[in-house]
This is a predicted structure of a 365-nucleotide RNA (Bacterial RNase P class A) from a Caldifarciminota bacterium. It is recorded under the gene name rnpB. It matches the Rfam family "Bacterial RNase P class A". Rfam describes the family as follows. Ribonuclease P (RNase P) is a ubiquitous endoribonuclease, found in archaea, bacteria and eukarya as well as chloroplasts and mitochondria. Rfam classes the family as a ribozyme.

RNA sequence: GAGGCGGGUCGGACGGUCGCCCCUUACGGGGAGGAAAGUCCGAGCACCCAGGGCGAGGCACUCGUUAAGAGCGAGGCUGCGGGCUGGCAACGGUCCGUGGACGGACAGUGUCACAGAAACAACACCGCCGCGUCUUCAGACACGGUAAGGGUGAAAAAGUGCGGUAAGAGCGCACUAUCCGGGAUGGCGACAUCCAGGAUGGAAAAACCCUGCCCGGUGCAAGACCAACAUGAGAACCGGACUGGCCCGGUCCAUUCAAGUUCUCGGGUAGGUCGCUUGAGACGUGCGGGCAACCGCACGCCCAGAUAAAUGACCGUCACCCGGCUUGCCGGGGACAGAACUCGGCUUACAGACCCGCCUCCUGU
Repeated sequence: GAGGCGGGUCGGACGGUCGCCCCUUACGGGGAGGAAAGUCCGAGCACCCAGGGCGAGGCACUCGUUAAGAGCGAGGCUGCGGGCUGGCAACGGUCCGUGGACGGACAGUGUCACAGAAACAACACCGCCGCGUCUUCAGACACGGUAAGGGUGAAAAAGUGCGGUAAGAGCGCACUAUCCGGGAUGGCGACAUCCAGGAUGGAAAAACCCUGCCCGGUGCAAGACCAACAUGAGAACCGGACUGGCCCGGUCCAUUCAAGUUCUCGGGUAGGUCGCUUGAGACGUGCGGGCAACCGCACGCCCAGAUAAAUGACCGUCACCCGGCUUGCCGGGGACAGAACUCGGCUUACAGACCCGCCUCCUGU
């Protein structure tokens, strides 16, 4: 210097003109995102239901963090790959990278395709050994022993070495591995190390199941308030003519219902107001605690709230990328996407720029 992998930060800047939404109504202030997305987890908030149980569902190494979690941080154990190293070997130690839904398979039931003789406390196909018969003297057949060796398989029931044996076998011994319960020490704990003992039991619980813990439902179209028109219930009043300038009054006629008018109350559609953005503020700076996730304190800040849905368009200067040439000018370009009650996470999409770490290659010293 080039390429790759992993992690983090950013997601053009400044100014002007004309519009749009909101605010304390105006020469002022604010106006999309890191994911506003998927709606997958966890909450706040609101309403409905609620006496208990079963079922269904979720979670599942430990500790911490948090309002909470299937998130995050730190750690334990373990699988795989690689480097170094101890041992005759089985196997172990250590470092780096990477993965693990990581309670239980001696509570029970079931499953294990194909291949293979045999797939669970199983198995004799080849082979090995013993004995018998036949016999062409090297084999064949029958019976029995054998899980060392071969073969099948994802998996054959511990492994290595020595002994042992007719041949073999944890049959015996030493070491190794795994498991079981006990003791000591260290650790908050998961667990680790050591000591003595016992066992050698295949896998899968992302089959049913068992154990422990958690768990009511619906989502801002939640929900609260006001309420046009129309409608339901109730109460009160009531008409016409003549007289008279008009009202009251008087006279005559009709009526005790209906309709109408007014008032009160109830439900409630359209519509409107609230919920609505100040919040577990991961929001800026500084200080402090902690390996970290994260937490505390001080000061400062207010940062979209629309409802068919505003957040836009154009211009100028600069920066970035691409192309061209007259080498400092011209032309072109800008990803994924876009709030809708609010937060904390996770996942997915993303042009380009910058920073950090690691690996490979090239060049120079």